Predicted 3D model of a 551-nucleotide part of an RNA (large-subunit ribosomal RNA, domain I) from a Clostridiaceae bacterium. It matches the Rfam family "Bacterial large subunit ribosomal RNA".

Context: one part of a larger RNA
RNA sequence: AGCGUAGGGAGAAUGCCUAGGUACCAAGAGCCGAUGAAGGACGUGAUAAGCUGCGAAAAGCUACGGGGAGGAGCAAAUAUCCAUCAAUCCGUAGAUGUCCGAAUGAGGGAACUCAUAUGGCAAAAAGAAGCCAUAUAUCUAUGUACAAGUAAAGUAGUACAUAAGAGGGGAACGUGGGGAACUGAAACAUCUAAGUACCCAUAGGAAGAGAAAAUAAACAAUGAUUUCUGUAGUAGUGGCGAGCGAACCAGAAAGAGCCCAAACCAUAAGUAGAAAUACAUAUGGGGUACGGACUACCAUAAACUACUAACAAGUCUAAUAGAAUCAUCUGGGAAGGUGAACCAAAGACGGUGAAAGUCCAGUAUAUGAAAGAUAAGUUAGGGUAGGUAGAAUCCAGAGUAGUGCGAGACACAGGGAAUCUCGUAUGAAAGAGCGGGGACCAUCCCGUAAGGCUAAAUACUACUUGGUAACCGAUAGUGAACGAGUACCGUGAGGGAAAGGUGAAAAGGACCCCGGGAGGGGAGUGAAAGAGAACCUGAAACCCUAUGUUU
Numbered sequence: 001a002g003c004g005u006a007g008g009g010a011g012a013a014u015g016c017c018u019a020g021g022u023a024c025c026a027a028g029a030g031c032c033g034a035u036g037a038a039g040g041a042c043g044u045g046a047u048a049a050g051c052u053g054c055g056a057a058a059a060g061c062u063a064c065g066g067g068g069a070g071g072a073g074c075a076a077a078u079a080u081c082c083a084u085c086a087a088u089c090c091g092u093a094g095a096u097g098u099c100c101g102a103a104u105g106a107g108g109g110a111a112c113u114c115a116u117a118u119g120g121c122a123a124a125a126a127g128a129a130g131c132c133a134u135a136u137a138u139c140u141a142u143g144u145a146c147a148a149g150u151a152a153a154g155u156a157g158u159a160c161a162u163a164a165g166a167g168g169g170g171a172a173c174g175u176g177g178g179g180a181a182c183u184g185a186a187a188c189a190u191c192u193a194a195g196u197a198c199c200c201a202u203a204g205g206a207a208g209a210g211a212a213a214a215u216a217a218a219c220a221a222u223g224a225u226u227u228c229u230g231u232a233g234u235a236g237u238g239g240c241g242a243g244c245g246a247a248c249c250a251g252a253a254a255g256a257g258c259c260c261a262a263a264c265c266a267u268a269a270g271u272a273g274a275a276a277u278a279c280a281u282a283u284g285g286g287g288u289a290c291g292g293a294c295u296a297c298c299a300u301a302a303a304c305u306a307c308u309a310a311c312a313a314g315u316c317u318a319a320u321a322g323a324a325u326c327a328u329c330u331g332g333g334a335a336g337g338u339g340a341a342c343c344a345a346a347g348a349c350g351g352u353g354a355a356a357g358u359c360c361a362g363u364a365u366a367u368g369a370a371a372g373a374u375a376a377g378u379u380a381g382g383g384u385a386g387g388u389a390g391a392a393u394c395c396a397g398a399g400u401a402g403u404g405c406g407a408g409a410c411a412c413a414g415g416g417a418a419u420c421u422c423g424u425a426u427g428a429a430a431g432a433g434c435g436g437g438g439a440c441c442a443u444c445c446c447g448u449a450a451g452g453c454u455a456a457a458u459a460c461u462a463c464u465u466g467g468u469a470a471c472c473g474a475u476a477g478u479g480a481a482c483g484a485g486u487a488c489c490g491u492g493a494g495g496g497a498a499a500g501g502u503g504a505a506a507a508g509g510a511c512c513c514c515g516g517g518a519g520g521g522g523a524g525u526g527a528a529a530g531a532g533a534a535c536c537u538g539a540a541a542c543c544c545u546a547u548g549u550u551u
Base pairs, nucleotide, nucleotide: 001550002549003548004547005546006545007544008543009542015536016501017500020472021471022469023468024467025466026465027464028463029461030460031169032168039100040099041098042055043054044053046078050074051073061094062093063092064091065090066089070082071081072080105114106113107112115136116135117134118133119132120131121130138166139165140163141162142161143160144159145158146157173204174202175201176200177199178198184191188239214222215221226253227252228251229250230249236244237243257453258452259451260397264285265284266283267282268281270279271278272277291395292394293393294390295389296388297387298386303384304383305382307381308380309379310378311377314374315373316372317371319367320366321365325340326339327338328337329336341358342357343347350360351359402426403425404424405423406422407421408420409419412438433448434447435446436445437444488495489494508535511522512521513520514519
């Protein structure tokens, strides 16, 4: 020195555990903000660096409920206090709430600087300085006053007043405006990816859509919208490549229909006119596709209601009651073994010195609110609201429909290309009208554009409560089980960790000895210290000692 054996050191794997995650289910809630948000800065404790709470009234103040013996957060110890005259704690409502931040008196390099007016502290008057309170941004709307250019105007504008008006934030879901590329086509250009990602605007608890100028059919019918299942990877479309990809119809969820414009009538003031009257405007009635106005006749209050208000069962935000077991054995410890009992509308789950229906906390079940929230529903108010016949006249949404050209959307790439939307140039008809039924024409059928509203079924989950898992178990699971978006890195945008476990209980090792200390040896605690805080288990690499053997 190699190989082996034994014992150690160092090391952290493994096993076990879970305080944290992940995914989903059910219900709730679905917004916060000038009454100053979200998010922060700085403070605040007897002692206080961090986290948490709170705001100069500062780990808190008040009231009302709950609760009932301890309490002054994480977090020990000391001190000092609070508490059956009910504290701490839990719930509801309120008060306070520095400074920054939309930030809004002006400025500004956020958490700072500097103002003006009025009032107060404030005393007999005046003056100076200080502190406190309130107001002072912009836009919009309304009102008042003033008031251009222009041929003309009370038009533009200016000032003031009023406003719980707007502004900013928020995870996904929605609508609209813009809108890629990688990629696929085994290259690539039409195409695809994809109207996706991303950007912008903006809304709601959902949004959007929505009461047929519909769908169909060929002489049969359906009857707003939305979502799901089938139709169907079908019909189609497509360098007919890659791919893209319906609808009718059927079944289901849910169901709800309405209001204007106009015709016509009335009123008002205006313009023209000598007047009758005409015109245009405003308001009220009327009326809305089952067409209506109009004329005639009959009826005239049941019904409905998505609007407003009051009341309100119930539900939510604290809680309360809540059954039933002992002995013995092993053991440090019984919930384990053995023996004998009991409860069960409760044998869910968790804890307790090992594995507990009957020990604790709970569970099934039953009960409960001064205050706040929500709410089926009820009541009241408001609103809507009848029918028959007639058919002469009137009304029924115009720079619209349509057309040319150019685009986009439709499953449909310009195609035979209907349909819908936009740009541009043009530009109708008047219900005997007009649009559609996939070029186009005829016939027939369906509907009534160019105004508007509309719950539910549908989408999502930042947030709250309860629950589930052939999900993870500390190199996993969130980046984060721990003072984590922290430490640290970067000028910045941004990037971004590591780090869990003594024991049942600190009983955390008094005292003695060696040592400067660290550390160790005794003693003691404990079931165990080979659990001693560098603390459960404690593999391997690596190191050491002893010993065997080989050279």